[in-house]
RNA sequence: AUUGAAAAAGCCAAACCUGCCGCGAGGCAGGGACGGAAAGUCACGGGUCUCAUCCUCUUCAGCAUAUGUAAGGAGAUCGCCGGGCUGCCAAAG
Numbered sequence: 001a002u003u004g005a006a007a008a009a010g011c012c013a014a015a016c017c018u019g020c021c022g023c024g025a026g027g028c029a030g031g032g033a034c035g036g037a038a039a040g041u042c043a044c045g046g047g048u049c050u051c052a053u054c055c056u057c058u059u060c061a062g063c064a065u066a067u068g069u070a071a072g073g074a075g076a077u078c079g080c081c082g083g084g085c086u087g088c089c090a091a092a093g
Stems, first nucleotide, its partner, number of pairs: 002091003011036002016031006034079001040085003044082003047077005057072003060068002
């Protein structure tokens, strides 16, 4: 450097319950294990979700000056997918 079939020295911990924080999506702590080989980390691209907005304008889609339950602001999610950085164990070289 490659791979993650089998295994697990160790690691994390979904749903749900309790408490606290947040308008909310959600977050943190304790309990609890559905799962995970990056379920470590970074909201960088896409997606989804929340709150606000939704006249014009701009962008996007569109051959278009038609048209549009599209997007724009502020957030949440890295256990939705992709990507960056870092790392454990094992296998076979």
c-di-GMP-I-GGC riboswitch aptamer from a Deltaproteobacteria bacterium, 93 nucleotides, folded computationally.
The source organism's lineage runs through Bacteria, Pseudomonadati, Myxococcota and Myxococcia.
Model confidence (mean pLDDT): 76 of 100.